[in-house]
About this RNA
Model confidence (mean pLDDT): 78 of 100. This is a predicted structure of a 111-nucleotide RNA (TPP riboswitch aptamer (THI element)) from a Beijerinckiaceae bacterium.

Formats: sequence, structure tokens, C1' cells
RNA sequence: ACGCUAUGCCAGGGGUGCCGGCCAGUCGAUGUAAAAUCACUGGCGGCUGAGAUUAGACCCUUUGAACCUGAUCUGGGUGAUGCCAGCGAAGGGAGGCGGUUGCUGGAAUCA
Repeated sequence: ACGCUAUGCCAGGGGUGCCGGCCAGUCGAUGUAAAAUCACUGGCGGCUGAGAUUAGACCCUUUGAACCUGAUCUGGGUGAUGCCAGCGAAGGGAGGCGGUUGCUGGAAUCA
């Protein structure tokens, strides 16, 4: 040098749950009624995580566990939840440029 490759650019793929807490609401249920309890919805807050619904952010793009199916799965754990592990050498799943940033390393020259 070639080759691989970080950053970068353009393009594309993807997910956004849980609730022990507080507040508000409901043509809902229990209650004679009120109170209260349950259920549902919204807001605040809390948990894990890169990301929990606009952040226009985060992650991933075949070297593909980003993400989906299996799955209302299995075991453990929690206030609860894909929270952790298995499932998983399973089946799917979205690419180009570029590149001395790094790695490997040919040739030549010098010591």
C1' cells in the first nucleotide's frame, strides 16, 4: 500500500411499560343517604433502562438481541412490571458513502 474499522454524512428500522403514593374527575359499582371502598380516566410524582409518546431525543441497520413472534410462556424476585435470567447456536428483522481514528501489515530506505 491493500484489507478491516471508530467518528461523521445521507437514508432507513424500532419501542415508549409498571404504580406501594398524592390530587382531580366519572351519565360506573357497593352503600337508605352521606362518608367511605372498588373500578376507570387524567395530572404530578416514583421504579428499571440508552430511551417509558414528540424526546424530534434515544437505540439499531446483515459482524443485525434495536425490535417483533413464541408469550395471557417458564423460573426467580418486586409495591408492581420483559425487573433479572431462560427461551436464544429458535424463526423473522432495516444500507449506502466515507474513512491514517484505531488494528493488522507488504515494499523501499536508514540504523
Taxonomically the source falls in Beijerinckiaceae (Bacteria, Pseudomonadota, Alphaproteobacteria, Hyphomicrobiales). Rfam family: TPP riboswitch aptamer (THI element). Rfam's curators write: Vitamin B(1) in its active form thiamin pyrophosphate (TPP) is an essential coenzyme that is synthesised by coupling of pyrimidine and thiazole moieties in bacteria. The previously detected thiamin-regulatory element, thi box was extended, resulting in a new, highly conserved RNA secondary structure, the THI element, which is widely distributed in eubacteria and also occurs in some archaea. Analysis of operon structures identified a large number of new candidate thiamin-regulated genes, mostly transporters, in various prokaryotic organisms. The THI element is a riboswitch that directly binds to TPP to regulate gene expression through a variety of mechanisms in archaea, bacteria and eukaryotes. through a variety of mechanisms in archaea, bacteria and eukaryotes.